[in-house]
RNA sequence: CACUCAUCGAGACCGGCUGAGGGAUAGGCCCGUUGACGCCGGGGCAACCCGUGGAGCUUAACCAGCUUCGCGAAGGUGCCAACUCCUGCGGGAAUCGAAGAUUCGCCGAGAGAUGAGUU
Repeated sequence: CACUCAUCGAGACCGGCUGAGGGAUAGGCCCGUUGACGCCGGGGCAACCCGUGGAGCUUAACCAGCUUCGCGAAGGUGCCAACUCCUGCGGGAAUCGAAGAUUCGCCGAGAGAUGAGUU
């Protein structure tokens, strides 16, 4: 780099350094010299990996495996503005309508992010 699977409406901020852009991409809309983004230190959130318990499936029975519901947080990651900030492609619904327009905590796809695994 590529592929597979899972998740993405919740949650979690202080200090120091630096100094103009940042929010992946395009548009929108935001954040930002009252210092964003980034880096460093500390703190925290969460529970993917991890540890552990119950139930179900499977088994003659166990082990293993799968599903599901809890608990824990030492370690490996991750995360700590806005739903992944929103939209982009296809569909649905509502309202007004001639075409069509507007709206939506609507559904799916795509893209992206994170984790686990494979080559």
A computed fold for a 119-nucleotide RNA from a Thermoanaerobaculia bacterium, annotated as SAM riboswitch aptamer (S box leader). The organism belongs to Thermoanaerobaculia, within Bacteria.